The prediction has a mean pLDDT of 76. The RNA shown here (Metazoan signal recognition particle RNA) has 297 nucleotides and comes from Pomacea canaliculata. Rfam family: Metazoan signal recognition particle RNA. A reference for the family is Wild et al. (2002), "Towards the structure of the mammalian signal recognition particle", Curr Opin Struct Biol. Clan: SRP clan. Rfam's curators write: The signal recognition particle (SRP) is a universally conserved ribonucleoprotein. It is involved in the co-translational targeting of proteins to membranes. The eukaryotic SRP consists of a 300-nucleotide 7S RNA and six proteins: SRPs 72, 68, 54, 19, 14, and 9. Archaeal SRP consists of a 7S RNA and homologues of the eukaryotic SRP19 and SRP54 proteins. Eukaryotic and archaeal 7S RNAs have very similar secondary structures, as represented by this family. Eight helical elements fold into the Alu and S domains, separated by a long linker region. The Alu domain is thought to mediate the peptide chain elongation retardation function of the SRP. The universally conserved helix which interacts with the SRP54 M domain mediates signal sequence recognition. In eukaryotes and archaea, the SRP19-helix 6 complex is thought to be involved in SRP assembly and stabilises helix 8 for SRP54 binding. The Signal Recognition Particle Database (SRPDB) provides compilations of SRP components, with phylogenetic data and structural illustrations. Many sequences below the threshold for this family are clearly closely related, but are most likely to be SRP RNA derived pseudogenes. The human genome in particular is known to contain a large amount of SRP RNA related sequence, including Alu repeats. While the threshold of this family is set high so as to minimise the number of hits to such regions, it is likely that some remain. By type it is a non-coding RNA gene.

Order: sequence, then C1' cells, then structure tokens
RNA sequence: GCUGGGAGUUGUGGCGUGCUCCUGUAAUCCAGCUACUUGGAGGCCGAGAGAUGGAACGGUUUGAGAACGGGAGACCUACCUGCAGGGGUACCAUGUCGAUCGGAUGUCCGCACUAAGCCCGGCAUCAAUAUGGGUAUCUUUGGGGAACCAGAGAGGUCCAGGUUGUCUAACGCGAGACGAACCGGCCCAGGGUGGAAACACAGCAGGCAAAAGUCUCCGUGUCGUGCAGUAGUGGGAUCGCAUCUGUGAAUGGGCGUUUGUUGGUAGCCCGUCCGAUAGAACCGAACCAUCUUUUUU
Repeated sequence: GCUGGGAGUUGUGGCGUGCUCCUGUAAUCCAGCUACUUGGAGGCCGAGAGAUGGAACGGUUUGAGAACGGGAGACCUACCUGCAGGGGUACCAUGUCGAUCGGAUGUCCGCACUAAGCCCGGCAUCAAUAUGGGUAUCUUUGGGGAACCAGAGAGGUCCAGGUUGUCUAACGCGAGACGAACCGGCCCAGGGUGGAAACACAGCAGGCAAAAGUCUCCGUGUCGUGCAGUAGUGGGAUCGCAUCUGUGAAUGGGCGUUUGUUGGUAGCCCGUCCGAUAGAACCGAACCAUCUUUUUU
C1' cells in the first nucleotide's frame, strides 16, 4: 500500500452498514468510529490515478404506426351503403309448340231482370135466344053446396141440355155443402080447417134435392208471395286460374362499367392507452484490453 466494485433502496449529522440484483478475486471474519470522507483482527507484496475502446447488466427517452372516448364537419380526398339514369359486338332463363301488350266471359256477390218448374195466397169468373121443366104472383073462362076441380093468358125468377154473339183478360151450361124456430121448394106423421063421407086444403117436426138463396172446391183468367243441384240476359267485383279471341318478338334476371344523388365512416381538434422484431437515440456501468502517468518497503 492492497484486501473488491457497480445499480436501486434502507439507515445515519456523516461514514461504515442492512436488503435485492449484476459482476469480479488467490483473498476470510468482527461491528464499529464519534463530529471526522472509514474502525479492528487475519492475510498478501506490489498498488493507485487518468485516457481510449469493448461490454454483461440496469435505466431514461423519442414515437413510425395502431386503438378507444368526446367534439367539429360534409368543401375536398378515400371508402361503405341506398336510389335513379345512360350505355354493354357480353351472360343466363323463358319465348313462333306464340313471349309481350290487350279484349270478353266464367269462377265471387244477402245483386237485378226474364222464363219455365214447385209451394201458397188475393181478386174475378158475360150476355142473347128457341125448346122443355121447377116456382111464386097477377088477370081470366067453365063447373061444384063447401073445401075445391078442369082450363086460358100475362109478366117475373130459376133449372136442363141446345143454337149463337157488334161478348170477355177469363167466363165451363163443372163438383159439393148448407138450406136456417118461421120468414125458399117438394114429400109431409101427428094435430088443424072444410066436408055426412070420400077426399081436399094450409102446413110444424122429420126427410128429400136439376130448379129461392148462401158458401166452398175444381177448372179458367189475372195479380202477387215464397223456394232452388233450373237457364237465359245483364250489373258490380276481381285480374289468380280456366275458356274464347286480337296482336306478333321479345320478356325477365344477373354481372360489370359510368353519371348524378341520399345517408354514413375516416382524414381535422382535445384527451387516454398500446407502441423499438420501426432491432432508433441517450444515460449509468461491474469487468476486460491498450496506452500514459504517480508512488512505498
């Protein structure tokens, strides 16, 4: 004289020191010193300082680029998206076995009308005339003792089956029922009236029906209601399908290009974060190499 050094951190008035990491040596251990830039034991003989270069390792930056949030904004640039237009020697499908664009009808309607069918209802259903007949009334002749008997005629009403029409929307000579306390007809028990009687007359109950009348049904005509596996003409609705028909070569779709335009994202501003494998820059640095220099026994 040397016996380690460095980075971060801890501790101290300060030094030594503790912890973590890096890096060395042939090189270990103790913890103290006390106002002060470092104490002691042991070991070694060389050691220290500076400069340049390299360098383990550690640290600090920059920020090419990328992301997110907020704001501004739609002029420009890039991109995305929607719409419209132009154009394509281009592509696919369908199309003269008829595309496209039409027309009419059906299918649909609480639709309308017309017609036939079926069911039901309202109203209506002529007149003249010849013949024969029913009936009541009136006029009248003859006879009779009475009741009455035998006739003639008139106009009215109804029935039958005929002929017809300056007839009708139709208009059969259709069928049936009732015909009633009396108030239509006929037969009329009983009873009544007339009569010596025969018999006759009026006639209730009851019965009868071509023939008072009333009603119903069929037929006929007309008007109307309803029904539907009827059918014809229209109206509306619809445009899918079907039928008939006109036209006669395109129609539909995709692709790519271009023009215009709507909307949006980014490029802008503020902030945050990532970001040297963008092998960028800088700082420290043990240790190593070279050179220079100082110094003890």